[in-house]
C1' cells in the first nucleotide's frame, strides 16, 4: 500500500429474502423445600455503523469503523 475473512443480548451460537429474530449458560419473578442447592415455569435483553437494492434484508450490493490472516 494490496487482497481475503470476520462482527447477531453479558457470553457462546442458530438464520441461506417472509420477523413477533432460535437455543443454552447467567440475570429476575414465581412453584417446590424447614432453609440452601439441585428440579420445573415464565420473563428481561441482541444484528458493528451509514447509504443502497426490494412490497419486505441478519441475509444482496457499496462505503466506513474494529480485529485476525496473507503478500509486498
Nucleotide at each position: 500500500g494490496c487482497g481475503g475473512c470476520u462482527a447477531u443480548c453479558g457470553u457462546a451460537u442458530a438464520a441461506u429474502g417472509g420477523c413477533c429474530a432460535u437455543u443454552a449458560c447467567c440475570c429476575a419473578a414465581g412453584c417446590u423445600u424447614c432453609c440452601c442447592a439441585a428440579g420445573c415455569u415464565u420473563g428481561u435483553g441482541a444484528u458493528g455503523u451509514g447509504g443502497g437494492u426490494u412490497c419486505g434484508a441478519u441475509u444482496c450490493c457499496c462505503a466506513c469503523u474494529a480485529g485476525c490472516c496473507g503478500c509486498u
RNAcentral holds the sequence, with entries from Rfam. Transfer RNA from Ferrimonas balearica DSM 9799, 72 nucleotides, folded computationally. Taxonomically the source falls in Ferrimonas balearica (Bacteria, Pseudomonadati, Alteromonadales, Ferrimonas). It matches the Rfam family "tRNA". Rfam classes the family as a transfer RNA. Model confidence (mean pLDDT): 81 of 100.